[in-house]
A computed fold for a 266-nucleotide part of an RNA from Labilithrix sp., annotated as large-subunit ribosomal RNA, domain VI. The coordinates come from a structure-prediction model, not an experiment, and the mean pLDDT is 90. Its Rfam family is "Bacterial large subunit ribosomal RNA".
Context: one part of a larger RNA
RNA sequence: CGCAGGAUACUUGAGUGGAGCUGACCAUAGUACGAGAGGACCUGGUUGGACGCACCCCUAGUGAGCCGGUUGUCACGCCAGUGGCACAGCCGGGUAGCUAUGUGCGGAACGGAUAACCGCUGAAAGCAUCUAAGCGGGAAGCCGGCCACAAGACGAGGUAUCCCGGGCGCAAGCCCCUAAAGACCCCUCGUAGACCACGAGGUUGAUAGGCCGGGUGUGGAAGUGCUGUAAGGCACGGAGCUGACCGGUACUAAUAGGUCGUGAGG
Numbered sequence: 001c002g003c004a005g006g007a008u009a010c011u012u013g014a015g016u017g018g019a020g021c022u023g024a025c026c027a028u029a030g031u032a033c034g035a036g037a038g039g040a041c042c043u044g045g046u047u048g049g050a051c052g053c054a055c056c057c058c059u060a061g062u063g064a065g066c067c068g069g070u071u072g073u074c075a076c077g078c079c080a081g082u083g084g085c086a087c088a089g090c091c092g093g094g095u096a097g098c099u100a101u102g103u104g105c106g107g108a109a110c111g112g113a114u115a116a117c118c119g120c121u122g123a124a125a126g127c128a129u130c131u132a133a134g135c136g137g138g139a140a141g142c143c144g145g146c147c148a149c150a151a152g153a154c155g156a157g158g159u160a161u162c163c164c165g166g167g168c169g170c171a172a173g174c175c176c177c178u179a180a181a182g183a184c185c186c187c188u189c190g191u192a193g194a195c196c197a198c199g200a201g202g203u204u205g206a207u208a209g210g211c212c213g214g215g216u217g218u219g220g221a222a223g224u225g226c227u228g229u230a231a232g233g234c235a236c237g238g239a240g241c242u243g244a245c246c247g248g249u250a251c252u253a254a255u256a257g258g259u260c261g262u263g264a265g266g
Stems, first nucleotide, its partner, number of pairs: 001152001005163007015149004021049007033038001051106005059100004066093005071086006110144003117137004164265001165176004177263001182260004186202005207253003210249005217241002223236005
């Protein structure tokens, strides 16, 4: 820009893409078959491999500063307690998130038309013949079925709902009045994300921060007391601290405002 008014929401599916793999074991059955050795079709079940999609409860990893330990040095006057630097100084753990080594699920079933092939009926050609008329069966393959996208599918679809004047004029339009529904700008953000877009919100408000409660993780804070010559230990006390997690709460910030969009539709 188009989809012959504008708008919001929900959809149909032409079409396009994805997927499509396979082993072993058990039963049938030591049956059919075979002199024996050996040993099935068919059907049902179980369990794997590789591949794919999703997820983070479990297991495992990461987790630049969540907790603790610790070395050297400098600083806060000193002790104590902290902070800076040294690869994050080093070391032990670890929430959310992101992950696989972890967990769940998938290939299908089924329907249709067929290939080779197997048939029925059956003439030409009194027989025979699956074929000439006609009718069946039959593949991991084909068309559906499963998953994703999808009306720029210009054949531009469908449904529901919402919105929009007076005069003149056949109409296009002009004058006056008006600026709808809705959308955006702007702002707070994240399940989204390079930007954009998408999604959640903007006081009629829990969108983010703060605060409160909880969870999780660290692993026993500071201080004081007791004890030991001391390093240290014990008690108050599962203590103190705790990013992203869960919930609550208007304390702070989403204020105020602006723009587009018209008037019933060749």